[in-house]
RNA sequence: GGGAAGCUAGCGGAAGAGACCUUUCGGGGCGCCGAAGGAGCAAGACUGUACUGAGUAGCCACGGUGCAGUUAAACUUUCAGGCAAAAGGACCGCUAUGUCGA
Numbered sequence: 001g002g003g004a005a006g007c008u009a010g011c012g013g014a015a016g017a018g019a020c021c022u023u024u025c026g027g028g029g030c031g032c033c034g035a036a037g038g039a040g041c042a043a044g045a046c047u048g049u050a051c052u053g054a055g056u057a058g059c060c061a062c063g064g065u066g067c068a069g070u071u072a073a074a075c076u077u078u079c080a081g082g083c084a085a086a087a088g089g090a091c092c093g094c095u096a097u098g099u100c101g102a
Stems, first nucleotide, its partner, number of pairs: 006099002008096006018030001020029003031083003037079001038077003044071010
């Protein structure tokens, strides 16, 4: 110098489930949804550690086994949130005088 991905902002798209019952209007009850957020888990991989195999004068490195730890989602959970419309909405696409910078 260049400017990917990410982040931020804007625009568009975006599902599911009761406009249920009750009320002294403050609430109460039952039934549901998963795609804000939160939480949980697998194999594999990686790290540490112990034993062990081969090997060495011995160690390191290498292989195997056990134990511990790290690591996931659109899966699970239904805490939160939601169940007419509106709002919100994971995720996707586009945009950039932004930010960061492979």
Predicted 3D model of a 102-nucleotide RNA (Glycine riboswitch aptamer) from a Bacillota bacterium. The prediction has a mean pLDDT of 83. NCBI's taxonomy places the organism under Bacteria, Bacillati, Bacillota. RNAcentral holds the sequence, with entries from Rfam.